[in-house]
Molecule: Bacterial RNase P class A
Organism: Oscillospiraceae bacterium
This record gives sequence, C1' cells and structure tokens, in this order.
RNA sequence: CGACCGGGUCGGACAGUCGCGGGCGCAGCGCCGAAAGGCCGCGCAUGAGGAAAGUCCGGGCUCCGCAGGGCAAGGAUAACGGGUAACGCCCGCCCAGAGCGAUCUGAGGAAAAGUGCAACAGAAAUAAACCGCCGGAGGCGGCUCGCGCCGCCUCCGGCAAGGGUGGAAAGGUGCGGUAAGAGCGCACCCAAUGGCGUGUGAAAGCGUCCAUUGCUGUAAACUCUAUCCGGAGCAACACCGCAGAGGGAGCAAGGCCUGCCCGGCUGCUUCCGAGAAGGUGGCUGGAGCGCACCGGCAACGGUGCGCCUAGAUAGAUGACUGUCGAUUACAGAACCCGGCUUACAGACCCGAUCGUAAA
Repeated sequence: CGACCGGGUCGGACAGUCGCGGGCGCAGCGCCGAAAGGCCGCGCAUGAGGAAAGUCCGGGCUCCGCAGGGCAAGGAUAACGGGUAACGCCCGCCCAGAGCGAUCUGAGGAAAAGUGCAACAGAAAUAAACCGCCGGAGGCGGCUCGCGCCGCCUCCGGCAAGGGUGGAAAGGUGCGGUAAGAGCGCACCCAAUGGCGUGUGAAAGCGUCCAUUGCUGUAAACUCUAUCCGGAGCAACACCGCAGAGGGAGCAAGGCCUGCCCGGCUGCUUCCGAGAAGGUGGCUGGAGCGCACCGGCAACGGUGCGCCUAGAUAGAUGACUGUCGAUUACAGAACCCGGCUUACAGACCCGAUCGUAAA
C1' cells in the first nucleotide's frame, strides 16, 4: 500500500430571527368555568433515536382469575459452565462445519421405543442379482482316434467380491479361506454403545484400556425425553365530576287525572350511590447516565465522585437567513426498563489476518 475480519463512536456544525410543547420564576390577582380546572403577558434554561420501528422474547406496574396438589391439552426451549431482576439474551468453552488465516456459522437432546417419507437415477432405498463371478443339468458347435477340453444358448442354484446408479448400497485395508465369495476367520484401522474402569479438566469433553456391535438419511415429519409457562394490557387502572336520568327523606300552597275522598304524576328543599362530556393522577429519578479505581479471560460485579436528560393527549420538537461542510441515509417518542430482529447516505477510531514492496 492492497484485500479481508472483528469491535466501537458519530450520524450535519456554529451564529442570529420568528414560532410551538412542557417546567421554573415574576406580574395583573385580570379573564373563562357551577366546579374540578383552564387561559393570557414577560424572562430563563430545556425539548426524539440508534434504531423512537417490528411488537418477537424477558421483566416492572395495573386489573381480572386462582385453596393446595396431580394429570391431560397447547406453546416455548435443548451440549457444558458462568453473567443477569429475568430471558429463547450475553460471555467463555466443547463438538461439528466453512475459510490459507484473522474469523464466521450451527433449532447443537433422542433415528438402537414405534410410525411415516426418501423425487430423479438405479435391478434393488432397509431391502437386493441388472451386468458380472462360480457350481450343476440339458442342447448345439469346434478340436481330439478316444478319455476329455473349449466356446455359445437355456434352465436350476450359490455369491454382496468387481462394474454401474445415487446424497446414501450392508464398515475400510491386507492375509487366510472358498467352487466362487462373504467379518466367514485373523491382524491393524474406523465408528457406535457399555464399564459405579483409568489419566486429565470445574463440566461438556479430550485421551487410554477392556467388552460388545457393524446399525442409510430425515425429528425446521409425527413422536419420545427433560425443563419452563394463568389471562389481558396505560384506550391497564385509580380519583373528581356539570347536565340529564335513578333512589331515599322532608315540605306542603297550587296544577292535572277528577265534581269529592283515597291514590298517582308534577313542584320545592335536601341527601345517596353510579356517571356521557370534561378534568386529575398513573407519567417519568430509573435493574438511570458519565468518569476513575478494584475483582474477573470475558459477559458482568463492587466502591468512590459527578450529573438530571421530552412527557404531549389530536398530540410540541419547526421555518428562514449567513458561514463552513455538503446536497444530508434510515426514520420520529406516547407507561417504563433489559434484549433480539429489521432499515440506514456518509465520516472517524481501535485491534487482528493474508499478500506485495522496502528496510
């Protein structure tokens, strides 16, 4: 210098003018409203994100359900150890796979409980004879004086060695063995399972010894094993509450049904509980952020110091001008946190790997 890998930070900057949201202060103690509460002026500081997104996991909070325990159904997860409030997240490590490498990927339990499926090719996909090899019988032909030998065809049988198909064909190599063959036998190797074996490791595991076995793949097919799981969500939920309606008590002058009595409706006062609209709380100081030190390989934890950083409810966070930079990515809170996933113009930083050249 080029290519590539992993991690992190930022994602227009500065100044001015006007405007909007909530907060604090000051002011008229003004205006609206029955009330709760709201409105107006001035000043000050402040006002979207790394994903605010998808709403996919885990929690907080709230209401509903629920004696306790078990079974079933449904869903989720899956080597081992650690971190965390918790997780299906993160870190470390093991195994398998990819890459020369840094590094990356893995729904990574069980296929020897059972069932299903395996396109195309191929004779055959859990069960085998297409070609082939070997034996026997029969027929034909050739050679031979003959016994016999050789070749071809048909039938019966043996063989999983060789060929061929396939992602996968009954473990691999060698020797023996056989009519030909075959774990049929033996040696070595490979794989799986088992051993309260043994060395090492915290464990998964990695070695080693012995025994048994030689088994296709697929569980993101059913299934089996182990572990976990009540439901709904801030439009949750709690409180205040005008009108109108409902109920209780009291009052009696009047009106209507009705000419009179009783009764009913209506009227006035007052109380009660619920409650459209409207208002308040929930609402943002929190498993919080930054820095330093300590422990840990790391995720993370501890201690100390410092900081306060939107809270709307039809929903503010904008517009313009100037300079620089450059044509500005993806996109915008709505109860709050921890993750994952997805989108993203561009800029910068740190640490590795491979190659080339030079020293």